[in-house]
């Protein structure tokens, strides 16, 4: 700049203004002015007359107050948009034709008298009209019986003229009457088109229609009599609900979905509800009446009002402006006009509300300033940004200047027209002259100065943009998904960046994405979904073929589809938004001309779809009627005797009144065994002994007839298991309820003994079912293979082969499917027709409706709530699933533990500490290969503060070191004594040490194994865990790896859509077993030789043992059996050793937030004269108890005392040489069954060692003491061979301390049938609603609350229907009263009639009242 502004309460309004004008229609003069008389005088003043003149208040009368402005409450059609009709009105306005005579009677102003507070009247008088009413006149009008009858009018003003000075007569002109057309305008009718609900299916009596009246401008049940019984409806009436319509408007590819602000157009409405009057137009926003509710006034008698006009106010609300200027334009009323009046309208104001444009500054400028943030401390961002130089002034501002919106209109002449006229009036042209709300207007000049002018949100992904602090599942964020429990890019705050920018983000709403209601463009085996099942009315849809039609269909053409708006092209505002001209377009309607394939009417034909007749056939297809035999029970008798019967095991029940079992005979129900068959029939549900009667449907082979008769189906109708239901029979067996016995914590259950309805059958109900193939019905098309059941047809080799049709199955190709599947009996390809679905829960439930005798069935939601509810398949984990297989896993043995004593850990307790980790296996003789002080982290006390230790810096010394004294619990203090550095450029220099000092910093056994490395447990030395490449499969993912052997083994071997690899398994190493060979001291000692008290002690040897190098040896190699000709297995044989030769080392992908921040390393946070460092002493060693692991025991396989040979491994600084060093078991003798000559705990006294120090707190040795223990309950653990068991040795650390740990060797067993079971593990298969994975999921009550929703005692509000009032009103009727015009008749006073009023009376009708739904 240009729009836009009460979406809520159409709630209720204070104040102002929004409709008046016309003196050229009237009588007129209140108000103000001018002239003019007259009085009073203070000579200009006041008071008076004059309508003379400009005008005019009030009044009578005209025209307009029906328009223009406001609102959307009602209205779902007496609207609205589209396109058409005919029976119609019409003021102003345009155009024609005639008229415009001559009379009458009023009435308001206005004056008296008067009522009332007040609105506002009464009652007498006067008066005028374009106000009213007769009369002539009259068609071109109107009505008609075609003869004929009916109908109006006003003057006004301008000029001259002429008289009887107020009338007349001539123009001019505006008017008026009447007709006829136009234009515009308005009333009526029709069709389609325009929300939702069926939990609203029936509605209607003036209701349809006709006839005749009356109405209306008009057609019409508009209305009223009479007649007839219709009219609408499943193409949704009727009601309930919500809604003004339209151009358009948002959005969208499009079809479509939503809205209906401004503009414009039509409708409706004016305080509710109802009326009519005027009038061309109204049932009337700023008019009238009556009712009603509210306000205001009142003298209490009565009055007055409607802002959904424009401003304002209060109230409602998240929420929306001034009680502003002007008629200058433009438009509208009146007017001749001039003008008057317009809150219509121009225009200002207020509002970032939207939507265009501009500005807030432009270049330069690195010392990358300063500050801020980070930081790996080097930097790094902020950032040329600032600041500094250098330039502009758009915009605001100050002064000044300035368009355009103004032309009519009045005057003044000039030409024509009218006239008798050069008057008046009417055109054309010239000239003059006035008129701007906006407005300090746009615009333009000029002056000053970077000056006056930048925020808002985000920064985890979606989505552009990242890092610090502080918080600590708190505070908080959040649109999803979701983030926050000490490293938050996500929450607050900072820096910093990103995006927009005078805005910029929230909230609400639409449409879109959403193919998520699928017309374009979806589905229904399992995901939500196919009716239980046929019949069939309406309705969809429909075989060949010929003619014709022209509904549907194709085109062409008219006409119409308002303007704006949208698009295209121009123009105008500096530019854009915004305004303007022109065109395009507007899928629609209706008009009319052609076309004739297809659809569809109408007529004909035809036979391939469907139907009929003929000869067979097969069958648990339905009804009815009779029969039949097994079988169980029950009776009724016989034999016969003690139990039966029932369970996992019992009981309860039967039975000595005779069960049960057995045997005759009898009865009475009920259901029909073998044949039986993914056999057969039926539409489904269903249907099974046998015969006969009635009955349907299907199939096949051939001819022959009719000639689309076909499919589908809402409503509707029939059938419908089993359970129930009512009547009535019947009831052998079984059996819901029910009783009892059991079982169980209980068990209202499973299990057992009884047992009633029911199950049976007539008759009538119910109408559900996993009523499933979870798969509607019909036609047609599209690769087979095999079997069954019914039939036919052909061949021969007579019992077989092939072709065919119609059922039923199986597997499978294309094909389809999310996939699993499905595939000629489709879930494939298509067509027709119906039924249903449109997240989960709430819920197939509530109400209400039908239908049942009732159980109940059918039709059926909504508030609320969640964010998922489902399918299918996948890999895994799990199963009181299944297979197969293995392990001291169980079995089968041997020894223990759990009872006691005492060690030593741990738990709890205690304490000033009792330091801290480790918790199911996989914590508990575990960190700890050894806590008296140290160790040591814990307490308590005394002490340091750049520190006990490192870097680095400045000063000083030249030391340290090492000793003595004292004070002190030491640490520390304090004093003394001794003794004096190296290199060298000769420097105050380099190194070194020490002391002192200052700052950076050390220190931390503080906290975080859930921020981490690295180490280690463990599942488990279990045999498995994975790649590449191919291939399957939308895809998870499979395959490989499965599978058949096999094996300790995913070992190996054959087979396969797999072929190879890798990590693990095995070898590969180490120890031992045997052998050889080298070498021979410290080892050995056979010969050989000395030698002793003995002794490889000597000499000699190395033969053997040993010893350490170094090879050899074993591979299922050989043989027989088996296997599948393999892999392997089974036996053997040889051999030191055989089938992994025994042990050890070695630990796959991973799990378990496993453990360790006190080994060490390390992020982060915390401590800094201390959570750091020192010292002393104490604590880690406490003890009511409670567990784990182990030691001695409980004795005679033993104690004790003699006696005792052979050993291994290691260890001492080095030794095969010395020590350590006695090995123990064993033999021998004693002891004789007991709390002992067992056990050795526990105590007392005495010493030894170690160490500054054994008191808290060591070991050990001698004497004396001599507890508990007599083999250990539920439970529970090791071990398969040189194993267990038992025996004792020895080493780490370590001053000392061993029942611990780790090693050594000596003696030296038992058993394993097996793999049912417990426990762990492996492969494979299978279920899953598990996936932090069964320690998993999950369900139901109940307590609490009342947010939603149902009920509910009640309560409001809409509407309906019958009754009773019955206002205004307008119609009928009447009208004794009253009454100017006309008309008669009068003697002039009247009279009477014709109209008309009040007044009564009737019919509809509003409010209202009463019942009722």
């Nucleotide at each position: 700049g240009c729009a836009g502004g009460c979406c809520u309460a159409a709630c209720a309004c204070a104040u102002g203004c929004a409709a008046g004008u016309c003196g050229a229609a009237c009588g007129g003069a209140a108000a103000c002015a001018u002239g003019u008389c007259u009085a009073g005088c203070u000579u200009g003043c006041u008071a008076g007359a004059u309508g003379a003149u400009g005008u005019c208040g009030a009044g009578u009368g005209g025209c307009g107050g029906a328009c223009g402005g406001g609102u959307g409450a009602g209205u779902a059609a007496u609207a609205c948009u589209u396109a058409g009709g005919a029976a119609c009105a019409u003021g102003c306005c345009u155009u024609u034709g005639g008229g415009u005579g001559g009379g009458g009677g009023a009435u308001a102003a206005c004056u008296a008298u008067u009522g009332g507070a007040a609105a506002c009247g009464a009652u007498a008088g006067c008066u005028a009209a374009u106000a009213c009413c007769g009369c002539a006149u009259a068609a071109u009008g109107u009505c008609u019986a075609c003869g004929g009858a009916c109908c109006a009018a006003a003057g006004g003003g301008g000029g001259g003229a002429g008289c009887u000075u107020g009338c007349u007569c001539c123009u001019c002109u505006c008017g008026c009457c009447u007709a006829a057309a136009g234009a515009g305008u308005g009333g009526c009718c029709u069709a389609a088109g325009c929300g939702a609900g069926a939990u609203u299916a029936g509605c209607u009596u003036g209701u349809u229609g006709g006839u005749g009246g009356g109405g209306u401008a008009a057609a019409g049940g508009c209305u009223c009599a009479c007649c007839a019984a219709g009219g609408c409806g499943a193409c949704g009436a009727u009601c309930u609900c919500u809604a003004g319509c339209u151009g358009u408007u948002c959005u969208g590819a499009g079809a479509g979905g939503a809205a209906g602000a401004u503009c414009a157009g039509c409708c409706a409405c004016a305080c509710u509800g109802g009326g009519a009057c005027u009038g061309a137009g109204a049932c009337a926003c700023g008019g009238c009446c009556c009712a009603g509710a509210c306000u205001c006034c009142u003298a209490c008698g009565g009055g007055a009002g409607g802002c959904a006009g424009c401003a304002g106010u209060g109230g409602g609300g998240a929420a929306u402006a001034u009680u502003g200027c002007a008629c200058a334009a433009u438009g509208g009323a009146g007017g001749a006009a001039a003008c008057u009046c317009u809150g219509a309208u121009g225009c200002a104001g207020c509002c970032a509300u939207g939507c265009c444009g501009c500005g807030u500054g432009u270049g330069u400028g690195a010392a990358g300033a300063a500050g801020g943030c980070c930081u790996u401390c080097g930097g790094g961002u902020u950032g040329u940004a600032a600041a500094g130089c250098a330039c502009u002034u758009u915009c605001a501002g100050u002064u000044g200047u300035g368009a355009g919106g103004a032309a009519a209109g009045c005057u003044u002449g000039u030409u024509g027209g009218u006239u008798a006229a050069u008057a008046c009036c009417c055109a054309u042209c010239a000239g003059g002259u006035a008129u701007g709300a906006c407005g300090u207007u746009a615009g333009c000049a000029a002056c000053a100065g970077a000056a006056g002018a930048a925020g808002g949100a985000c920064c985890g992904g979606c989505u552009a943009a990242c890092u610090c602090c502080g918080u600590g599942c708190c505070a908080g964020c959040a649109g999803c998904c979701g983030c926050g429990g000490u490293a938050a890019u996500a929450c607050g705050g900072a820096g910093g960046g990103u995006c927009c920018g005078a805005g910029c983000g929230u909230u609400a709403a639409u449409c879109g994405g959403a193919a998520u209601u699928a017309c374009u463009g979806g589905g229904c085996g399992u995901a939500a979904a196919g009716c239980g099942c046929a019949c069939g009315c309406a309705g969809g849809c429909g075989g060949u073929u010929u003619g014709u039609u022209a509904a549907g269909c194709u085109a062409g053409a008219u006409g119409u589809g308002a303007a704006a708006g949208c698009c295209c092209c121009g123009g105008g505002c500096u530019c854009a938004a915004c305004c303007u001209g022109g065109g395009a377009a507007u899928a629609g309607c209706a008009u009319u001309u052609a076309g004739a394939a297809c659809u569809g009417g109408c007529a004909g034909a035809c036979u391939a779809g469907a139907g009929u007749c003929u000869u067979g056939g097969a069958g648990a297809g339905g009804g009815g009627a009779g029969u039949g035999g097994a079988a169980u029970u029950c009776c009724a008798g016989g034999u016969g005797u003690a139990g039966c019967g029932g369970u996992g095991a019992a009981a309860u029940g039967c039975g000595u009144a005779g069960a049960u079992a057995u045997c005759u005979g009898g009865a009475g129900g009920a259901a029909c065994a073998u044949c039986a068959g993914u056999g057969g029939c039926g539409a489904a549900g269903g249907c099974g002994a046998c015969u006969c009667c009635c009955u349907g449907g299907c199939c096949a082979a051939a001819g022959a007839c009719u000639g689309a008769c076909a499919c589908u189906c809402a409503u509707g109708u029939g059938c419908g298991a089993a359970a129930g239901u009512g009547u009535g029979g019947g009831u052998a067996g079984c059996g819901a309820a029910c009783a009892g016995g059991a079982u169980u914590a209980g068990a209202u259950a499973c299990c057992c003994u009884g047992g009633u309805a029911g199950a049976c059958c007539a008759c009538a109900c119910c109408g559900u079912a996993a009523a499933c193939g979870a798969u509607g019905a019909a036609u047609g098309c599209c690769a087979g293979u095999c079997g069954u059941c019914a039939g036919g047809c052909a061949g021969c080799u007579u019992g077989c082969u092939g072709c065919u049709u119609g059922g039923u199955g199986a597997c499978a190709c294309a094909c389809c499917u999310a996939a699993c599947g499905g595939a000629u009996u489709a879930a494939g390809c298509a067509u027709u027709c119906c039924g249903c679905c449109u997240g989960g829960g709430g819920a197939g439930u509530a109400c209400g409706g039908u239908c049942g005798c009732a159980a109940g069935a059918u039709u059926a939601a909504a508030a609320c709530u969640c964010a998922a509810a489902g399918g299918a398949a996948u890999a895994g984990a799990c199963g009181g699933g299944g297979g197969c297989c293995c392990g001291c896993a169980c079995a089968a043995g041997c020894g223990g533990u759990g009872g006691a004593g005492c060690a030593u850990g741990u738990g709890g307790u205690u304490u000033a500490a009792u330091u801290c980790g480790a918790c199911g296996c996989a914590a508990c003789g575990c960190g700890c290969a050894g806590a008296a002080c140290c160790u040591u982290a814990c307490c308590a006390a005394c002490c340091c503060u750049u520190g006990a230790c490192a870097u680095a810096c400045u000063c000083g010394u030249c030391g340290u070191c090492g000793g003595u004294u004292c004070a002190g619990a030491g640490a520390u203090g304090a004093a003394c004594c001794u003794u004096u550095u190296a290199g060298u450029u000769a420097g105050g220099c380099u190194g070194g040490a020490c002391g002192a000092g200052a700052u950076a910093c050390a220190g931390g056994u503080g906290c975080u194994g859930c921020a981490u490395g690295g180490c280690u447990g463990u599942c488990g030395u279990c045999a498995g865990c994975u790649c590449g490449u191919g291939u399957c499969g939308u895809g998870a993912g499979a395959u490989g790896u499965u599978c058949g052997g096999u094996u300790a083994a995913g070992u190996c071997c054959g087979g396969c859509a797999a072929c190879g690899a890798g990590c693990g398994c095995a070898a590969c190493c180490c120890a031992c077993a045997u052998c050889c060979u080298u070498a021979g001291u410290u080892g050995c000692c056979a010969g050989c030789a000395g030698g002793u008290u003995a002794a490889g002690c000597u000499g000699g040897g190395c033969a053997c043992u040993c010893u350490a190098g170094g090879g050899a040896a074993a591979c299922u190699g050989c043989c027989c059996g088996u296997g599948a000709u393999a892999a392997g297995c089974g036996g053997g044989a040889g051999g030191a050793a055989g089938g992994u030769g025994u042990g050890g080392a070695u630990g796959a992908c991973g799990u378990c937030a496993a453990g360790u921040c006190c080994u060490c390393a390390u992020g982060g946070c915390c401590c800094u004269u201390a959570c750091g460092g020192g010292u002393u002493g104490g604590g880690c060693u406490a003890c009511a108890c409670a567990c784990g692991u182990g030691c001695u025991a409980c004795a005679a396989u033993g104690g004790c005392a003699g006696u005792g040979a052979c050993a291994a491994u290691g260890g001492g600084u080095u030794a095969a040489u010395c020590c350590c060093a006695a090995a123990a078991a064993g033999c021998u003798g004693u002891c004789u069954c007991a709390g002992u000559u067992c056990g050795g705990a526990u105590u007392g006294a005495g010493g030894u060692c170690u160490g500054c120090a054994a008191c808290u707190c060591g070991a050990c040795c001698c004497c004396a003491u001599g507890a508990a223990g007599u083999c250990g309950g539920a439970a529970u653990c090791g071990c398969u061979a040189g194993u267990a068991a038992u025996c004792g040795c020895g080493u780490a650390a370590c001053a000392g301390c061993a029942u611990g740990a780790c090693g050594c060797g000596g003696u030296g067993a038992a058993u394993a049938c097996g793999u049912u079971c417990c426990c762990g593990g492996g492969c494979c298969u299978u279920g899953u609603a598990c996936a932090c994975a069964c320690c998993g999921c999950c369900c139901g009550u109940c307590a609490c609350a009342c947010c939603a929703u149902g009920g509910g005692a009640g309560u409001g509000g809409u509407u309906c229907u019958a009754c009773c009032c019955g206002a205004c009103g307008g119609c009928c009727g009447u009208g004794c009263g009253c009454u100017a015009a006309c008309c008669u008749c009068u003697u002039a006073g009247g009279a009477g009639g014709a109209g008309g009023c009040a007044g009564c009376g009737g019919a509809c009708c509003a409010c209202g009242g009463u019942a009722g739904g």
Predicted 3D model of a 1413-nucleotide RNA (small-subunit ribosomal RNA) from an uncultured bacterium. Rfam family: Bacterial small subunit ribosomal RNA. Model confidence (mean pLDDT): 83 of 100.